The RNA shown here (c-di-AMP riboswitch aptamer (ydaO/yuaA leader)) has 145 nucleotides and comes from Modestobacter excelsi. Of the family's consensus pairs, 92% are formed in the model. Its mean pLDDT, the model's own confidence on a scale to 100, is 78.

Formats: sequence, C1' cells, structure tokens
RNA sequence: CGCCGGAUGCCGCCGAAUCGCACAUGCGAGCCGGGGACCCACCGCACUGUGGGGUGAAUCCCGCCGCCGAGCUCCGCUCGGGGCGGGUAGGGCUCUCCCCGCCCGAACCCGUCAGCUGACCUGGUAGGCGGCCAUGGGAGAACGG
Repeated sequence: CGCCGGAUGCCGCCGAAUCGCACAUGCGAGCCGGGGACCCACCGCACUGUGGGGUGAAUCCCGCCGCCGAGCUCCGCUCGGGGCGGGUAGGGCUCUCCCCGCCCGAACCCGUCAGCUGACCUGGUAGGCGGCCAUGGGAGAACGG
C1' cells in the first nucleotide's frame, strides 16, 4: 500500500416494532393489530366441509419435466403432487414528486369461530440488511450560509 474478515460508534433501509422510567425479569407514552352494538350489509334452516378467518405488498395465471402417485375408453390421455422457469395484482429503493433503473412478489397464526361497528375488551412493540464508495435526468420544498 492492496485484499479479505471482525468489533464499536455514527448514518441509513424493510417493518408497527421507537422513546422514557425502572432492574423481582416490568411499567408508561407513542405507534401497530384483533375482538366487539344500533344502522347498513349478508341472510330460509341445518350440515366437519372443496370449512371459515387473521397479520402481511406477497395474489392470480401460464409453460416445461425421461420425477412421484392415482384414474381411464390403457403403451396413450387426464388429474394431483413435486421440481424448474416465465408473467402478474400489489409492494420497496437515503427531503418529496415524475421519468429511467434495480429489487420483492415470502412466511406465519387462529382452530369450526369472528361482516361493518361506538362504548368497551384484548394483544404486539420483533427480526433482517446496507454504508467511504458511488455519482441517470427533470421539477419542487425545507434547512443552513
């Protein structure tokens, strides 16, 4: 000097997931979610059945497979599962908006039960990731000098 990795501080992103006080392990504030009347909506009743519902942007569709299973008019076709791709409702990207560009389009929970919903009741406040380099355009705002 270069490269790789780690720690701390600070800055920032997704998300409700921050702050304050405590330290018998919690309590508040803020933010977020669920349940819950009249009215409105739905609505004959019942039925464990293709049940129904919630958080979340995370829904829906198409194709391929010499993979697995089942069925049939059986050597072919159909259905389901799995795998691999593509698209998409929708969502994110450091003051905001537009264009361009890039990325996500998951996962989990309730347990036969819940429309909306005032009073009221109740729960959560996690986790994950990036930053010393880069520098697309336009319009606007705020702050500072």